[in-house]
Context: one part of a larger RNA
RNA sequence: GGAUGAACGCUGGCGGCGUGCCUAACACAUGCAAGUCGAACGGAGAAUACAUUUUUAAAGCACUUAGCUUGCUAAGUACGGAGAUGUUGUAUUCUUAGUGGCGGACGGGUGAGUAACGCGUGGAUAACCUGCCUCACACUGGGGGAUAACAGUCAGAAAUGGCUGCUAAAACCGCAUAAGCGCACAGCAUCGCAUGAUGCAGUGUGAAAAACUUUAGUGGUGUGAGAUGGAUCCGCGUCUGAUUAGCUAGUUGGUAGGGUAAGAGCCUACCAAGGCGACGAUCAGUAGCCGGCCUGAGAGGGUGACCGGCCACAUUGGGACUGAGACACGGCCCAAACUCCUACGGGAGGCAGCAGUGGGGGAUAUUGCACAAUGGGGGAAACCCUGAUGCAGCGACGCCGCGUGAGCGAAGAAAUAUUUCGGUAUGUAAAGCUCUAUCAGCAGGGAAGAAAAUGACGGUACCUGACUAAGAAGCCCCGGCUAACUACGUGCCAGCAGCCGCGGUAAUACGUAGGGGGCAAGCGUUAUCC
Numbered sequence: 001g002g003a004u005g006a007a008c009g010c011u012g013g014c015g016g017c018g019u020g021c022c023u024a025a026c027a028c029a030u031g032c033a034a035g036u037c038g039a040a041c042g043g044a045g046a047a048u049a050c051a052u053u054u055u056u057a058a059a060g061c062a063c064u065u066a067g068c069u070u071g072c073u074a075a076g077u078a079c080g081g082a083g084a085u086g087u088u089g090u091a092u093u094c095u096u097a098g099u100g101g102c103g104g105a106c107g108g109g110u111g112a113g114u115a116a117c118g119c120g121u122g123g124a125u126a127a128c129c130u131g132c133c134u135c136a137c138a139c140u141g142g143g144g145g146a147u148a149a150c151a152g153u154c155a156g157a158a159a160u161g162g163c164u165g166c167u168a169a170a171a172c173c174g175c176a177u178a179a180g181c182g183c184a185c186a187g188c189a190u191c192g193c194a195u196g197a198u199g200c201a202g203u204g205u206g207a208a209a210a211a212c213u214u215u216a217g218u219g220g221u222g223u224g225a226g227a228u229g230g231a232u233c234c235g236c237g238u239c240u241g242a243u244u245a246g247c248u249a250g251u252u253g254g255u256a257g258g259g260u261a262a263g264a265g266c267c268u269a270c271c272a273a274g275g276c277g278a279c280g281a282u283c284a285g286u287a288g289c290c291g292g293c294c295u296g297a298g299a300g301g302g303u304g305a306c307c308g309g310c311c312a313c314a315u316u317g318g319g320a321c322u323g324a325g326a327c328a329c330g331g332c333c334c335a336a337a338c339u340c341c342u343a344c345g346g347g348a349g350g351c352a353g354c355a356g357u358g359g360g361g362g363a364u365a366u367u368g369c370a371c372a373a374u375g376g377g378g379g380a381a382a383c384c385c386u387g388a389u390g391c392a393g394c395g396a397c398g399c400c401g402c403g404u405g406a407g408c409g410a411a412g413a414a415a416u417a418u419u420u421c422g423g424u425a426u427g428u429a430a431a432g433c434u435c436u437a438u439c440a441g442c443a444g445g446g447a448a449g450a451a452a453a454u455g456a457c458g459g460u461a462c463c464u465g466a467c468u469a470a471g472a473a474g475c476c477c478c479g480g481c482u483a484a485c486u487a488c489g490u491g492c493c494a495g496c497a498g499c500c501g502c503g504g505u506a507a508u509a510c511g512u513a514g515g516g517g518g519c520a521a522g523c524g525u526u527a528u529c530c
Base pairs, nucleotide, nucleotide: 001530002529003528004527006526007525008524009523010522013402014401015400016399017398018397019395020394021360026358027357028356030355031354032353035102036101037100040099041098043096044095045094046093047092048091049090050089051088053086055084056083060079062077063076064075065074066073067072068071109313110312111311118238119237120236121235122234123233124232125231128230129229133226134225135224136223137222138221139220140219141175143173144172150165151164152163153162154161155160181206182205183204184203185202187200188199189198190197191196211218212217239285240284241283246276247275248274251273252272253271254270255269256268257267258266288310289309290308291307292303293302294301295300315336316335317334318333319332338349339348340347341346366392368391369390370389374388375386376385377384378383405435406434407433408432415426416425417424418423439471442465443464444463445462449457474519475518476517477516478515479500480499481498485514486513487512488511489510495502496501
């Protein structure tokens, strides 16, 4: 000098774009962060329409009685059946607890662990898997038994559970069929990289499916190919310590078996005695790795915040289940610590998601708005969900831009400081005159972002008009390094200080004032790296 996820002191006008728990992977109140599908299914509820029937019963018409304004009024009786109400049934629409499907393995967070095939880079898989998606081919026949919901009942404070009965499906289970596929046996051809791979044909044997529908389609099953995503293995690279020199018994190899999607001591039994190490094993410490970022002419050194890729973790430890995919942050089980509820018998919970709270700390934000855009999940769709995301709020935390006025103006005013008392400096600075309006404020108009509609941002950006120099400057330094000097106070005191060093009565080095220098919405200090 440059740099920072910075902090502290003084100060602080505006805007744009970024960025913001580096510490306790400490504990968490509250709300939200993963749902969706009624075009898979049986129910339940609501509304409407039609029919059915129960009760009530209007208009109207007929008759009787009374009054009189002789054709009206009132009362009553019979017919009549609008409308209302309740029951049952059918149809349509809407809602949905449950069964079922897909998704909760993505997205989001954190960096505790890890010195490792974890990461980076380059290869291998003739040792592998891959839901949804695309393409091709072949199919989608016919049955069965349950179970939730529901009803009843029992236990319990609750969480929840038991029993009995009923029922549906694209839930579950047989049967049929098998182009092709798996397994066993044996064959031919081609090829290679050692085990072998591919293709063809044969015998035996095994395994599928689900419907919905507006008839336009959407699905389901099998096989093969693709795409995408993953898995495993290998070469090389990857911090410090020898005041860590020996380490290792599933250890190293073999055989057999098991296991996995798959090779393998991955696991088990038996056999052998190997394997690693001064080219640093083992042990200890530290640490997520990289693209990058900072610095530097470069070589190099430092670093791994934000953004992107990979890995690991989800209170601590262990385990599996489901599934194409997890040994699963907002799933399950067990153990532990902690917190909460309890009728003391027993239960509930997991912010390293977004906000927010306490705590720790020098230190780090709102319990905001919206799904309008981009993307994701579900759905045929309408649409629903989405603290991903888009925005807004707070912080000079950083970078960038702009402003705090411009021109003229010497009586060199007043005032202040100094003085050799003559003056000198602040200083064209101010006042005054003439202008201008960026920003802020006021008024009017007003987007793009959205493909036909749909805009949280937001009456935002931007444009126009009127208006007033008004509302907007500080911080550090002035002995040398190092740009910038005088006066007073103090008197080795008080103090300064990055180094040299200042201060003991004339201090340009302390404190204050005037003046000056530097940078500027910042300026200094501290910390760290080059």